[in-house]
About this RNA: A computed fold for a 72-nucleotide RNA from Bifidobacterium longum, annotated as transfer RNA. The prediction has a mean pLDDT of 81. Lineage of the source: Bacteria > Actinomycetota > Bifidobacteriales > Bifidobacteriaceae > Bifidobacterium. RNAcentral holds the sequence, with entries from ENA. It matches the Rfam family "tRNA". Its family is annotated with triplet codon-amino acid adaptor activity in the Gene Ontology. The family's RNA type in Rfam is transfer RNA.
RNA sequence: GCUUCUUUAGUAUAAUGGUUAUUACACUUGCCUUGUAAGCUAGAGAUAAGUGUUCGAUUCACUUAGGAAGCU
Numbered sequence: 001g002c003u004u005c006u007u008u009a010g011u012a013u014a015a016u017g018g019u020u021a022u023u024a025c026a027c028u029u030g031c032c033u034u035g036u037a038a039g040c041u042a043g044a045g046a047u048a049a050g051u052g053u054u055c056g057a058u059u060c061a062c063u064u065a066g067g068a069a070g071c072u
Stems, first nucleotide, its partner, number of pairs: 001071007010025003018055001027043002030040002048064005
């Protein structure tokens, strides 16, 4: 330098182009307990950035950025 893959919440993960983006752990509130843990209840939190296609984009196309692999 070239090619391919990948990027969703603090972590991991699901989602045929179509309802308020799923679940688990973690976090917060409340209950329970003499107290802690466990358990129960409720809640907050995310599509790497941009542009385009489309009635509609996490999903498709392009560019940029980060990461991984291969070739030279």